[in-house]
RNA sequence: AAGCGCUAAAGGCACACCCGCCGAAAGGCGGGGACGCAAAACCAUGGGUCUAAGGCCGGAAGCUAUGAUCGCCAGGUUGCCGAA
Numbered sequence: 001a002a003g004c005g006c007u008a009a010a011g012g013c014a015c016a017c018c019c020g021c022c023g024a025a026a027g028g029c030g031g032g033g034a035c036g037c038a039a040a041a042c043c044a045u046g047g048g049u050c051u052a053a054g055g056c057c058g059g060a061a062g063c064u065a066u067g068a069u070c071g072c073c074a075g076g077u078u079g080c081c082g083a084a
Stems, first nucleotide, its partner, number of pairs: 004082002012037002017032006035071001041077003045074003048069003054064003
């Protein structure tokens, strides 16, 4: 330096759920809370999934992402510690 993640230490994040706010919704943010996480840090680039305001449609149904999710997977960027 690359790769890897048995264990330890220091520190970190925070599922479900509850409260408040934002949002059409999915969902997000703040507080509480911990199921878990070695990238559960960052980037929607590819795939998946969720939502469907607007649009398509004579209407309903349905379809549709320019919305959301990186704690679904892949890829990219950065990074703590440490055995074999």